Predicted 3D model of a 71-nucleotide RNA (transfer RNA) from a Candidatus Levyibacteriota bacterium. Its mean pLDDT, the model's own confidence on a scale to 100, is 82. Its Rfam family is "tRNA". Its family is annotated with triplet codon-amino acid adaptor activity in the Gene Ontology. About the family: Transfer RNA (tRNA) molecules are approximately 80 nucleotides in length. By type it is a transfer RNA. It was read from a public genome assembly.
RNA sequence: GCCGAUAUAGUUCAAUGGUAGAACAGCGGUUUCGUAAACCGUCAACGAUAGUUCGAUUCUAUCUAUCGGCU
Repeated sequence: GCCGAUAUAGUUCAAUGGUAGAACAGCGGUUUCGUAAACCGUCAACGAUAGUUCGAUUCUAUCUAUCGGCU
C1' cells in the first nucleotide's frame, strides 16, 4: 500500500426494516446468628457522521478503532 472481518449494558452474546433482549456482574430486598447459595426486584448499551426509507442496531457511503490475510 491492497483486501476482508468485527464494533450492541461492566463482561460474553442475541435481535436479517416496526417497543433493543438474555446470561453473568453491580445495586436493593426476602431468607440466615453471620457469610455463601437460593428467590424477588432494579440499573445499564446499538463506534462516529451522512444517505435511503413513513420508520434504520439492521440497507448504502465515508471515517475511527481492533483483528486477520497479501505485498